[in-house]
Context: one part of a larger RNA
RNA sequence: UUGGGCGUAAAGAGCGCGUAGGUGGUGCCUUAAGUUGGGCGUGAAAGCCCCUGGCUUAACUGGGGAGGGUCGUCCAAUACUGGGGUGCUUGAGGGCAGGGGAAGGAAGCGGAAUUCCCGGUGUAGUGGUGAAAUGCGUAGAUAUCGGGAAGAACACCAGUGGCGAAGGCGGCUUCCUAAACUGCUCCUGACGCUGAGGCGCGAAAGCUAGGGGAGCGAACGGGAUUAGAUACCCCGGUAGUCCUAGCUGUAAACGUUGGGCACUAGGUGUAGCGGGUAUCGACCCCCGCUGUGCCGCAGCUAACGCAAUAAGUGCCCCGCCUGGGGACUACGAGCGCAAGCUUAAAACUC
Numbered sequence: 001u002u003g004g005g006c007g008u009a010a011a012g013a014g015c016g017c018g019u020a021g022g023u024g025g026u027g028c029c030u031u032a033a034g035u036u037g038g039g040c041g042u043g044a045a046a047g048c049c050c051c052u053g054g055c056u057u058a059a060c061u062g063g064g065g066a067g068g069g070u071c072g073u074c075c076a077a078u079a080c081u082g083g084g085g086u087g088c089u090u091g092a093g094g095g096c097a098g099g100g101g102a103a104g105g106a107a108g109c110g111g112a113a114u115u116c117c118c119g120g121u122g123u124a125g126u127g128g129u130g131a132a133a134u135g136c137g138u139a140g141a142u143a144u145c146g147g148g149a150a151g152a153a154c155a156c157c158a159g160u161g162g163c164g165a166a167g168g169c170g171g172c173u174u175c176c177u178a179a180a181c182u183g184c185u186c187c188u189g190a191c192g193c194u195g196a197g198g199c200g201c202g203a204a205a206g207c208u209a210g211g212g213g214a215g216c217g218a219a220c221g222g223g224a225u226u227a228g229a230u231a232c233c234c235c236g237g238u239a240g241u242c243c244u245a246g247c248u249g250u251a252a253a254c255g256u257u258g259g260g261c262a263c264u265a266g267g268u269g270u271a272g273c274g275g276g277u278a279u280c281g282a283c284c285c286c287c288g289c290u291g292u293g294c295c296g297c298a299g300c301u302a303a304c305g306c307a308a309u310a311a312g313u314g315c316c317c318c319g320c321c322u323g324g325g326g327a328c329u330a331c332g333a334g335c336g337c338a339a340g341c342u343u344a345a346a347a348c349u350c
Stems, first nucleotide, its partner, number of pairs: 003322004007304002012318001014201004021194003025088007033081002035077007042069001049065006091191001092188003095184004103177007110154001114150008125136002162169002206247006215241002220236004258317006266295011299306002323350003332343004
């Protein structure tokens, strides 16, 4: 390389948009590039295979035949693929009518709690732990009442509930923006799928500049524990955590399961919408679609397990793997302010 694979053994890119490319529903007409059949040409000799001859045999060698192709050209065929034309509506998109949602962005507002400050009451402790001590407190703490300030986060509702491509999103109100779903089948008429490069988004930590700083809290200081204790526990506490603008671009970025389409027993929850039944009406009950869970047949699997949300059965496209260590490394290159990130070996060794 071929092949075989990628939930847990090596292997799905963190996620999306999309370029080239690959691939693509259904009817008719046409073309004849691919495809198929035939003719002709060519495919040197030697070699390989078959028959046969020559050296005593064989190797070697002479003769004859067969075979050999993404090949050229001509004729023919037209099922499939492709090209051209013309239609179709089920794929895709749009329209109209609906309800739902922590989807995103911006602004404003609210209450509880915490800490601090001021004032009142009040007096000797408080806090903390396994037990203590450091700490705080007669300069009046803790507790309690009233007032004020600040920052951050939004108890209950809350739910294997919802939304989002992923990261992620949770107090309330308003404005701006996006997506999905349900119903009607009104419009367009294959406009689709995937996607190397590319572009964008991307938790936390970290970085730059400016603000902010209540609580928490790397580092650091102290108290304990201990043989020691650069820890676990306790008292403090700086960066940070928060906001604005920019950078970084990683993760157990996980469902450790790429995306799309089709098909393949059931049962039972739950969320959204619709239809039916029922009723005075709302529920209940039955059915459909979409999402999200559990159980389970066939099938699959090394087993565990998966099982219409497939890891089943097929097709299309992309990414990735190829023994362990060395090595998520070195060198080179690109990116970055840096930290570092991306790409990614070899010697050697088992």
This is a predicted structure of a 350-nucleotide part of an RNA (small-subunit ribosomal RNA, central domain) from an uncultured Chloroflexota bacterium. RNAcentral holds the full RNA, with entries from ENA and SILVA. The coordinates come from a structure-prediction model, not an experiment, and the mean pLDDT is 89. It matches the Rfam family "Bacterial small subunit ribosomal RNA". Its family is annotated with ribosome and structural constituent of ribosome in the Gene Ontology.